RNA sequence: AGAGUUUGAUCCUGGCUCAGAACGAACGCUGGCGGCGUGCUUAACACAUGCAAGUCGAACGCGAACGUUUUCUUCGGAAAACUAGUAGAGUGGCGCACGGGUGAGUAACGCGUAAGUAAUCUACCCUCGCAUCCGGGAUAACCCACCGAAAGGUGUGCUAAUACCUGAUACGUCUCAUUUAAUAUCUUUUGAUGAGAGAAAGGUGGCCUCUUCAUGAAAGCUACUGUGCGGGGAGGAGCUUGCGUACCAUUAGCUAGUUGGUAGGGUAAGGGCCUACCAAGGCGAUGAUGGUUAGCGGGUCUGAGAGGAUGAUCCGCCACACUGGAACUGGAACACGGACCAGACUCCUACGGGAGGCAGCAGUGAGGAAUAUUGCGCAAUGGGGGAAACCCUGACGCAGCAACGCCGCGUGAGUGAUGAAGGCCCUCGGGUCGUAAAGCUCUGUCAAGUGGGAAGAACCUGCCCAAUGCCAAUACCAUUGGGCACUGACGGUACCACUGGAGGAAGCACCGGCUAACUCCGUGCCAGCAGCCGCGGUAAGACGGAGGGUGCAAGCGUUAUUCGGAAUUACUGGGCGUAAAGGGCGCGCAGGCGGCUCUUUAAGUCAGGCGUGAAAGCCCGGGGCUAAACUCCGGAAGUGCGUCUGAGACUAAGGGGCUUGAGUACGGGAGAGGGAAGUGGAAUUCCUGGUGUAGAGGUGAAAUUCGUAGAUAUCAGGAGGAACACCGGUGGCGAAGGCGACUUCCUGGACCGAUACUGACGCUGAGGCGCGAAAGCGUGGGGAGCAAACAGGAUUAGAGACCCUGGUAGUCCACGCCCUAAACGAUGAAUGUUAGUCGUCGGGCAGCUAGUCUGUUCGGUGAUGCAGCUAACGCAUUAAACAUUCCGCCUGGGGAGUACGGUCGCAAGAUUAAAACUCAAAGGAAUAGACGGGGACCCGCACAAGUGGUGGAGCAUGUGGUUUAAUUCGAAGAUACGCGAAGAACCUUACCUAGCCUUGACAUAUUUAAGAACACUUUAGAGAUAGAGUGGUGCCUUCGGGAGCUUUUAUACAGGUGCUGCACGGCUGUCGUCAGCUCGUGUCGUGAGAUGUUGGGUUAAGUCCCGCAACGAGCGCAACCCUCGUCACUAGUUACUAACGGUUCGGCCGAGGACUCUAGUGAGACUGCCUUCGCAAGGAGGAGGAAGGUGAGGACGACGUCAAGUCAUCAUGGCCCUUACGGCUAGGGCAACACACGUGCUACAAUGGCCAGGACAAUGAGAAGCAAUACCGCGAGGUGGAGCAAAUCUAUAAACCUGGUCUCAGCUCGGAUUGUUCUCUGCAACUCGAGAGCAUGAAGCUGGAAUCACUAGUAAUCGUAGAUCAGCUAUGCUACGGUGAAUACGUUCCCGGGUCUUGUACUCACCGCCCGUCACACCAUGGGAGUUGAUUUCACUCCGAAGCCGGGGAACGCUAAACAUGGCUACCCUCCACGGUGGAAUCAGCGACUGGGGUGAAGUCGUAACAAGGAACC
Repeated sequence: AGAGUUUGAUCCUGGCUCAGAACGAACGCUGGCGGCGUGCUUAACACAUGCAAGUCGAACGCGAACGUUUUCUUCGGAAAACUAGUAGAGUGGCGCACGGGUGAGUAACGCGUAAGUAAUCUACCCUCGCAUCCGGGAUAACCCACCGAAAGGUGUGCUAAUACCUGAUACGUCUCAUUUAAUAUCUUUUGAUGAGAGAAAGGUGGCCUCUUCAUGAAAGCUACUGUGCGGGGAGGAGCUUGCGUACCAUUAGCUAGUUGGUAGGGUAAGGGCCUACCAAGGCGAUGAUGGUUAGCGGGUCUGAGAGGAUGAUCCGCCACACUGGAACUGGAACACGGACCAGACUCCUACGGGAGGCAGCAGUGAGGAAUAUUGCGCAAUGGGGGAAACCCUGACGCAGCAACGCCGCGUGAGUGAUGAAGGCCCUCGGGUCGUAAAGCUCUGUCAAGUGGGAAGAACCUGCCCAAUGCCAAUACCAUUGGGCACUGACGGUACCACUGGAGGAAGCACCGGCUAACUCCGUGCCAGCAGCCGCGGUAAGACGGAGGGUGCAAGCGUUAUUCGGAAUUACUGGGCGUAAAGGGCGCGCAGGCGGCUCUUUAAGUCAGGCGUGAAAGCCCGGGGCUAAACUCCGGAAGUGCGUCUGAGACUAAGGGGCUUGAGUACGGGAGAGGGAAGUGGAAUUCCUGGUGUAGAGGUGAAAUUCGUAGAUAUCAGGAGGAACACCGGUGGCGAAGGCGACUUCCUGGACCGAUACUGACGCUGAGGCGCGAAAGCGUGGGGAGCAAACAGGAUUAGAGACCCUGGUAGUCCACGCCCUAAACGAUGAAUGUUAGUCGUCGGGCAGCUAGUCUGUUCGGUGAUGCAGCUAACGCAUUAAACAUUCCGCCUGGGGAGUACGGUCGCAAGAUUAAAACUCAAAGGAAUAGACGGGGACCCGCACAAGUGGUGGAGCAUGUGGUUUAAUUCGAAGAUACGCGAAGAACCUUACCUAGCCUUGACAUAUUUAAGAACACUUUAGAGAUAGAGUGGUGCCUUCGGGAGCUUUUAUACAGGUGCUGCACGGCUGUCGUCAGCUCGUGUCGUGAGAUGUUGGGUUAAGUCCCGCAACGAGCGCAACCCUCGUCACUAGUUACUAACGGUUCGGCCGAGGACUCUAGUGAGACUGCCUUCGCAAGGAGGAGGAAGGUGAGGACGACGUCAAGUCAUCAUGGCCCUUACGGCUAGGGCAACACACGUGCUACAAUGGCCAGGACAAUGAGAAGCAAUACCGCGAGGUGGAGCAAAUCUAUAAACCUGGUCUCAGCUCGGAUUGUUCUCUGCAACUCGAGAGCAUGAAGCUGGAAUCACUAGUAAUCGUAGAUCAGCUAUGCUACGGUGAAUACGUUCCCGGGUCUUGUACUCACCGCCCGUCACACCAUGGGAGUUGAUUUCACUCCGAAGCCGGGGAACGCUAAACAUGGCUACCCUCCACGGUGGAAUCAGCGACUGGGGUGAAGUCGUAACAAGGAACC
């Protein structure tokens, strides 16, 4: 410090998520030791038991017992002493208001901070001064009597005090009065005088100097202590004030003791604190009142900080003590372990009545995810009491439990490569765990055992000694110093030494990215994982296991929570044209901000000093535990508050001045600015009349509609309403909405000019007020046209729409509401500053060339453009630039601008405005594609123009379907379907049935045994197979044997046309022989990307030229290759034959090398030449030429697309089968047949059929072959075998030509089907071959919708050959030649393609995306007749406990001291808790039914949006 996630990719906006730190934690797995800390966050729920506050005999009066001893005894016992003035209770004093717990309440002077108290109090402590006099009567304890179950209580009697009381005294104190002084406005303080009021308590130790009694005591003295009054101090407390202190405005008004005054009361003290009277105030948008939540702070966590969150442990304050109320005592309480009353709960009870309060320490139950021992000790620190010893102390010190946290230590160290065994992986070579282990050499922390063994302890006190003080005193007492003695819960603990021995001590999470760490197996959208993105559908680094690795480590993970990252609430430090976000517009109160200058003040501001900011904590420097954590000491800091002094720039405040901001006056011109009244013409419609006749109207086409009762058309006249053509314009005016004929009246604003005046009068503006399109509402008018709703006609699958014909509200006017819009420049208002250029509107000034001119200036309104800004698009003096001021608004998408509540409205509705739940996105701009029922340009047998077909028939063939034991498998729009298959009777063959084999039909290696190999015969069987038999004995040899082959045994393995073409290689189809596809460098852009490759031309072509921030290059195009077409050269056999010769008349022979031809090498064509157009590339025409603009054809197929096809050609990963999914054999099937489709053949005839005669090819094939002549057969064919391994031999080419016949008919067309007789191939033609002869003679007379091919030697038509092959279902395929056309105006349309451009919500890319209802399931939520509960509040006094104040009080109630008209009490009144009744408000639960919302894998109906989305959208 960042990262992941929206997209095909990019930048931005924006949310979600992660990495960090922390914790009083909990849970899971695991767990060796120690130190220091921490430990009910939930039920302020209920509590058994024990303990947590007592102490003082030196304040006081009483006062045992057990036991022991002694004496006595009637032996039962009695008495005395000690125990012991002890235990014990009581009176009295002090304490119990501290310490300890908890956080319920409290939004408050509660807390924090800083002040005030001249408005106050203060026990114990310290200090100073003075005093401590004289008396008195009671009472508890106790004794006796009695009541009660108990708790407890009553009565008589006795008694003490530092208990209680009268009186005396009064420095000072308090009250009152008078007076003086100071400050001075009140007022407060001080001094003086007078009057009045109010005190006390003793105790202990010691001594005899004085007095009395006379060993010594008492008074007395003395010391200490206590007591009283007063002053001061310290510490503590009360009260008051400034500032700070949560959320909600869907809480906006609250308040009668309320605000103030006067008087009185009350308190320690001011005060409506309380009472009476008077006044009518007080608080509030700077948030009163109400509601919700919460103890506050020091601090803690986090953070760079500012902040945010928090308030455990420790410290300070507050509040509380079962719930509520009220008081007493006291210095202090309205009192945790006190008292009274009420209530709830629990317990005891003899039923009459009583007792209790763990939010003290332990502990129990309950609640909960969850939090410890009913421990030891007062040794230390501290507290209470005491003179002290001492007692008490669950405060505290320690120990126990818990990895709850922090810190530290250990679980060994060195060496050790056959890189052991074993595990895992493997390409089978190896790699890895891994120097890891073992082994060898060492060490000894911790733990264990044995032994030793601290510090924490010094006060106090006692004793001894000394000094000082006090005193009459060497007593006593006090203080100081020295010495001795006493005291340890922890604990035999820390620590130290020794012993043995690597021995007792490692886990947890993770390994797809973020994020360090990878493989195998299992699983197969299952099981599961997941913080986000997302993994899992048969090769999962993401699930589960294993091996390995990574991280941390006595812990590791998970969960919850907080801060951070998040600049994601932005003070530091964000935004608002299009991402969320500018109010629809103006006026304007409050508020905020505000021109120049002089002066004063000093509130803000700045500087310095002082006080405070507790301690602890954080930070720094030191010290102590071995070190650390921890702890001690010192410092710094604490950014704050208060106060004093100073400064005077700026802000502010007061005063004075100025004119530039703002305004006023004067003079001008512009304008659809507003309101009212009036006027005008064009047009539509209607009415009347004329002319006139059959249609009109409307549409894509129609119909509804109007019209013979006279429409439409046309002419004339009239009525009525609404709107104002042309001018008209990114022209004008207005704040916005908005404003458009003309005239008049009333009226607002802006602009320009030149002077004068006022003197900051300004800007913005929460609330508030006003205006505010259209639609809508109310009342009353008006109503021509248009036109929601509605009706009809069309369209359509439907058409509740688009289109058409009608048509009512409404649109118009007046008045009153409504108050919203994409109310938009999607851009708040104001001011200043910052390059230009070109228009236009309204004014002014200047110029001369006098114009429809030029220049300049002010104000508006536009275009373009620099800097700058912006995510980009874009904005750019009319800012979205640079600054300032003020207002409004935003904080992920959906839910939702919705619900509830409030306000407004007649209503419709408007405004204000959530939550639950749900998603990981939603979004902006730009980019590349793809697409469009967008545009432009271009091409193609794409259309058109033609020719011939298919679709109808029969047959062939392939496919689907069906059937079957099987009908093996694959191919599926184009790009499957005469396709794989260039040939299924057996074989092929993969399928089915049946019978068999199991190292196998086949390969390699090892191994056992036998035999040459091999050839042949025979039996059974469907055959595979099994059995029997015969022949045969090979080669090498060192004579052991070996090589090869066959059979056999065993093991590794073979085998699979089994699966996956969505794991792959290779090959192939298609877009498409379309002209495209890219790269390097440079440049532009934040970037994806762009440029180049676009543009202007041209081409078949990204072909070439020109231009250009591009310059070059590559793969494609073209060319290079092959065939055909012309010529030349070379070479002539098997080909050829012009000339010569021969001839059997056949190039047959000699011969020739001319020609054809063969097959090699070359030539030729390049827009080269001419004309013309063009800058050029190139085009058009022409000549020559065998061929002319690519001469024709072929081969050749860019980057890529279709997860296209093929695991059944082959190869191959993985999976599967292994006496079978392998292998062998026989038979069957692949050939089935209601049907559908594709591709073909033959036809339907006369451009023809048949018969006869006659002519002309090319390619290719041939030895298990092609086969001639000849003979036989009607024929298929047979017999036979010349020739030929081929330019030599082997084939009738057909259409065609000539002649004849048929004469338009189901025929002499057509040949299906069937019968029969044959031929051939083959082991075998039944299923299931081909061919021949004779006979039979079906459908079919040119084919619906639709659809295919072809642009020249092409289509059409005719035959020939070949591959495969024994034969053939070939009409198929591949080649070959023969004959040989028609048409193309042209690119509007259909299809496909290319380039540019445009829109996009598509990118799986339009076969895309996507909306709403309905149906189903689930979830949260609103309404809801009501119902239940809680809280708060008001009223009524209905009741009114305890209690305080006050009042009354002759109760035949009490009363000792002092007093005797006194005190106390019952009793009465006021106030009042709980309770009661009635009402209101708020919150929550449930609720038949109901509303919308969200989510869900495929459901239904349509197709609203995205392209011109097919009606542009909203």
The RNA shown here (small-subunit ribosomal RNA) has 1514 nucleotides and comes from an uncultured bacterium. Model confidence (mean pLDDT): 83 of 100.